Predicted 3D model of a 477-nucleotide part of an RNA (small-subunit ribosomal RNA, 3' major domain) from an uncultured bacterium. Rfam family: Bacterial small subunit ribosomal RNA. Rfam links the family to the GO terms structural constituent of ribosome and ribosome. The prediction has a mean pLDDT of 84.
Context: one part of a larger RNA
RNA sequence: UGACGGGGGCCCGCACAAGCAGCGGAGCAUGUGGUUUAAUUCGAAGCAACGCGAAGAACCUUACCAGGGCUUGACAUCCACCGAACCCUGUGGAAACACGGGGGUGCCCUUCGGGGAACGGUGAGACAGAUGGUGCAUGGUUGUCGUCAGCUCGUGUCGUGAGAUGUUGGGUUAAGUCCCGCAACGAGCGCAACCCUUGCCUUUAGUUGCCAGCAAUUCGGUUGGGCACUCUAGAGGGACUGCCUGGGUUAACCAGGAGGAAGGUGGGGAUGACGUCAAAUCAUCAUGCCCCUUAUGCUCUGGGCUAGACACGUGCUACAAUGGCCGGUACAAUGAGUUGCAAACCCGCGAGGGGGAGCUAAUCUCAAAAACCGGUCCCAGUUCGGAUUGUAGGCUGCAACUCGCCUACAUGAAGCUGGAGUUGCUAGUAAUCGCGGAUCAGCAUGCCGCGGUGAAUACGUUCCCGGGCCUUGUACA
Numbered sequence: 001u002g003a004c005g006g007g008g009g010c011c012c013g014c015a016c017a018a019g020c021a022g023c024g025g026a027g028c029a030u031g032u033g034g035u036u037u038a039a040u041u042c043g044a045a046g047c048a049a050c051g052c053g054a055a056g057a058a059c060c061u062u063a064c065c066a067g068g069g070c071u072u073g074a075c076a077u078c079c080a081c082c083g084a085a086c087c088c089u090g091u092g093g094a095a096a097c098a099c100g101g102g103g104g105u106g107c108c109c110u111u112c113g114g115g116g117a118a119c120g121g122u123g124a125g126a127c128a129g130a131u132g133g134u135g136c137a138u139g140g141u142u143g144u145c146g147u148c149a150g151c152u153c154g155u156g157u158c159g160u161g162a163g164a165u166g167u168u169g170g171g172u173u174a175a176g177u178c179c180c181g182c183a184a185c186g187a188g189c190g191c192a193a194c195c196c197u198u199g200c201c202u203u204u205a206g207u208u209g210c211c212a213g214c215a216a217u218u219c220g221g222u223u224g225g226g227c228a229c230u231c232u233a234g235a236g237g238g239a240c241u242g243c244c245u246g247g248g249u250u251a252a253c254c255a256g257g258a259g260g261a262a263g264g265u266g267g268g269g270a271u272g273a274c275g276u277c278a279a280a281u282c283a284u285c286a287u288g289c290c291c292c293u294u295a296u297g298c299u300c301u302g303g304g305c306u307a308g309a310c311a312c313g314u315g316c317u318a319c320a321a322u323g324g325c326c327g328g329u330a331c332a333a334u335g336a337g338u339u340g341c342a343a344a345c346c347c348g349c350g351a352g353g354g355g356g357a358g359c360u361a362a363u364c365u366c367a368a369a370a371a372c373c374g375g376u377c378c379c380a381g382u383u384c385g386g387a388u389u390g391u392a393g394g395c396u397g398c399a400a401c402u403c404g405c406c407u408a409c410a411u412g413a414a415g416c417u418g419g420a421g422u423u424g425c426u427a428g429u430a431a432u433c434g435c436g437g438a439u440c441a442g443c444a445u446g447c448c449g450c451g452g453u454g455a456a457u458a459c460g461u462u463c464c465c466g467g468g469c470c471u472u473g474u475a476c477a
Base pairs, nucleotide, nucleotide: 001477002476003474004473005472007471008470009469010468011467012466013465015461016460019425020424021423022422023421026317027316028315029314030313031312032311033310035307042053043052064303065302066301067300068299069298070297073127077126078125079123080122081121082120083119086103087102088101089100090099091098092097107116108115109114129292132290133289134288138286139285140281141280142279143277145275150189151188152187153186154185155184156165157164158163169180170179171178195269196268197267198266200237201236202235203234204233205232206231209227210226211225214224215223216222240263243257244256245255246254247253319418323377324376325375326374327373328372335366336365337364340359341358345354346353347352384415389410390409391408392407393406394405395404431453432452433451434450435449436448437447
């Protein structure tokens, strides 16, 4: 100087408390451990691994296993020779591949002999190749403390020196934020602001959007017309403790009030200082060194990653009446769409099929649910719950046996609110309801977004956890 303390003081955070909803019990989904296996590829490991890499394992992916094949190689550059490329087709084979048959001559230059470019094949070697090892050799990227308020420097001063001072102190703040004081005076990286979005107003613009008044109407903003309104998306305004009262050191600032759409950082986001964990990643990529080179490389078929005594994490669905079922009926936003989204209409109980209007989309399409109204059930393992299983179908795809999703009928398991313990959340939040998108042929209860309905509670900081500042002890560095 740090670090640590079941030392002290001050302060903060859904940290506790006050509340609401969960998890831990059940079934299923998913990840992991362990076990099993020919293989169940690899990585991630307290917080900060475990719906994580994976924004989607039937083949492919795929790295694993079994078997069949290749050895200048699936890929790159160079050389020689042959043939343009390419198309059709036979035999063997699970395919890869091996051995054949037929058709076919473009482009550029040309002295018409040929040469060249691209592409295909054969051969020789230089070389390729490796998801092989080392994240404790590395770059890059990322997590975490933590959006915590800290981390430093120059000059000066003090100290033999390590260092100190500044950065401590008195107030204050979300903040090393600001004020005052002070052997310090300044400065940098952080904080804040500048950026995006949302909330109010003005203005510009008016189609695909809108419709106040007028006219028509097939009653649909449909047509004429209009751009006032909604909206869209550009430009501006607006909030600054600016004003008032009180407190405070006359300060910073704090409490209350006015006006205002909004008030003291208005809400949300992006933004992550010096560093810590030899944290994670050699399997995104790059890369040193080591290792393999008829194999640790490449290719194909099939299998595996989907196993199933068990244990854990994360979720979904429930255990019902604030509910289930049936009928009627209303209201979004974000988005996506031409290899696509697909309306009307018809067929089917349904998944779906036929059909194909419209749409390269403010034009067309995908396209709401809870809520509300009426009926029914009457507390029951039930008209709750839907696992499991059987049968019959649908869709995608070369192919759903291992191993996809969906539908109908039948079946109708556990489960009556969950021990110790434990998680999230302070407002348009929690809870609850549906919708969209990426990936994607097909396949989400996951992920990333969107809107609808919409609470309870916070006395307080003694305690638990994490953090900041000052101080104290130390046999630790």